[in-house]
Formats: sequence, structure tokens, C1' cells
RNA sequence: GCCCUUGUAGUAUAAUGGAUAGAACAUAAGAUUCCGGUUCUUAAGAUGGGGGUUCGAUUCCCCCCGAGGGCA
Repeated sequence: GCCCUUGUAGUAUAAUGGAUAGAACAUAAGAUUCCGGUUCUUAAGAUGGGGGUUCGAUUCCCCCCGAGGGCA
């Protein structure tokens, strides 16, 4: 330099064009406990950035950025 794959909560992930982006661990608050842990309840938290297609984009297309891999 060229090509391929990939990017979603703090972490690892689901959602192949349509419902309020779902669940887990973690975090916070509450209950329980003498205190802590365990357990239970509740809450907050995410689509890498920009543009395009579409009535509608996490999903499809383009550019950029980041990560991984292959060839030279």
C1' cells in the first nucleotide's frame, strides 16, 4: 500500500428493515442482618463519528476513526 472481518451500557453480549434497543455480570438505593456477605426488590446506564437510501436504519450504501487478521 491492497483486501477481509469487526465496532451496541463500566464488562462480555442479543436484536437481518418496524413495538419503549433486551437480558446477564458489575454499580447505586432499599429490604433482610448486630455489622458484612448471600438473597430479594427497584433504579440509572449503550448503537464509534458524519452523510445517504427508506414512510421507517443497530440492521443497507459511502467516507472517516478505532480494533483484529491476510497478502505484498